[in-house]
Context: one part of a larger RNA
RNA sequence: CUGGGCGUAAAGGGUGUGUAGGCGGCUAGGAAAGUUAGAGGUGAAAUCCCAUUCUUACAUAUUGGAAGUGCCUUUAAUACUAUCUAGCUAGAGUAAUAUAGAGGAUAGUGGAAUGUGUAGUGGAAAGAUAAAAUUUGAUGAUAUUACAUGGAACAUCUAUUGCGAAAGCAGCUAUCUAGUUAUUUAACUGACGCUGAUUACACGAAAGCGUGGGGAGCAAAAGGGAUUAGAUACCCCAGUAGUCCACGCCGUAAAUGAUGAGUGCUUCGUAUUAGGUAAUAUUUACUUAGUAUGUCAGCUAACGCGUUAAGCACUCCGCCUGGGGAGUACGAUCGCAAGAUUAAAACUC
Numbered sequence: 001c002u003g004g005g006c007g008u009a010a011a012g013g014g015u016g017u018g019u020a021g022g023c024g025g026c027u028a029g030g031a032a033a034g035u036u037a038g039a040g041g042u043g044a045a046a047u048c049c050c051a052u053u054c055u056u057a058c059a060u061a062u063u064g065g066a067a068g069u070g071c072c073u074u075u076a077a078u079a080c081u082a083u084c085u086a087g088c089u090a091g092a093g094u095a096a097u098a099u100a101g102a103g104g105a106u107a108g109u110g111g112a113a114u115g116u117g118u119a120g121u122g123g124a125a126a127g128a129u130a131a132a133a134u135u136u137g138a139u140g141a142u143a144u145u146a147c148a149u150g151g152a153a154c155a156u157c158u159a160u161u162g163c164g165a166a167a168g169c170a171g172c173u174a175u176c177u178a179g180u181u182a183u184u185u186a187a188c189u190g191a192c193g194c195u196g197a198u199u200a201c202a203c204g205a206a207a208g209c210g211u212g213g214g215g216a217g218c219a220a221a222a223g224g225g226a227u228u229a230g231a232u233a234c235c236c237c238a239g240u241a242g243u244c245c246a247c248g249c250c251g252u253a254a255a256u257g258a259u260g261a262g263u264g265c266u267u268c269g270u271a272u273u274a275g276g277u278a279a280u281a282u283u284u285a286c287u288u289a290g291u292a293u294g295u296c297a298g299c300u301a302a303c304g305c306g307u308u309a310a311g312c313a314c315u316c317c318g319c320c321u322g323g324g325g326a327g328u329a330c331g332a333u334c335g336c337a338a339g340a341u342u343a344a345a346a347c348u349c
Stems, first nucleotide, its partner, number of pairs: 003321004007303002012317001014203004021195003025088006033081002035077008049065003053061001091192001092189003096183003103177007110154001115149007125136002162169002208249006217243002223237003260316006268294012298305002322349003331342004
């Protein structure tokens, strides 16, 4: 390489848009590129295989044949693939009528709670812990009442819920905006589809970085008190970056369903979300799109999966090939940096 694989053993790209490429519904006709059949030419010799000759015999050697699965030319065939022409509507999309939703962006706004400040009451402890101490307090703390201020997060509702490509999204209101789903006439278009590399573009938790704001609570670091043999920790006190906002970087996560995307087929239930249809209408049955759960067949090393497949098939992409060395070195690209991406070998077991 091939083969075999990728939920947990090595292996699904973090996610999407999408270029090239690969693959691709039904019907009729044309042509004949692939394809199939026949014929001809060529396919050096030696070698290989078969026979023959020489030889007592073998080997070498001689002669002839076969083979050389390929290429070219030509004559036909037209099922399939590609191509051209003309159509179709089951895929895909559009329109109309509607539902649901923490989908996104911006602006405004609400109450509870924590902290702080001012004023009143009050007069000795408070706070912390397993126990303490560091700490706060007669310059009046803690507690309590009233008012003010500022930042961040949104209790109950809340769910096995919902939405989003993923990351993710939750007080309320308004504006702008994206997508899904159902139903109807099956009204319109008529294959317009699926996948998607190198490349390209966009998004991408937390932490981190740059500039400028903001800073209530929490809290890396640094500090103190304990514990301990020690304690660079676990516990306590206090606390700066950060956490928040705007703009710009970074581009990684156990970015997980550890399960790539699409299409078709294959048991029976239960629950639930958003609809629809029918009726015997305060319920029941059927049905579309999701979300969960238990299972038949089948699959699996087992665990388990099981119409949301890890079943049966097809198309396209990504990835794996003993452990360590190593996701490292070198080089290259990107980045302000931190670092990221790509990615070996010697050696060793």
Predicted 3D model of a 349-nucleotide part of an RNA (small-subunit ribosomal RNA, central domain) from Imasa heleensis. Its Rfam family is "Bacterial small subunit ribosomal RNA". Its family is annotated with structural constituent of ribosome and ribosome in the Gene Ontology. Model confidence (mean pLDDT): 85 of 100. The gene name in the source record is rns. Taxonomically the source falls in Imasa (Eukaryota, Malawimonadea, Malawimonadida, Imasidae).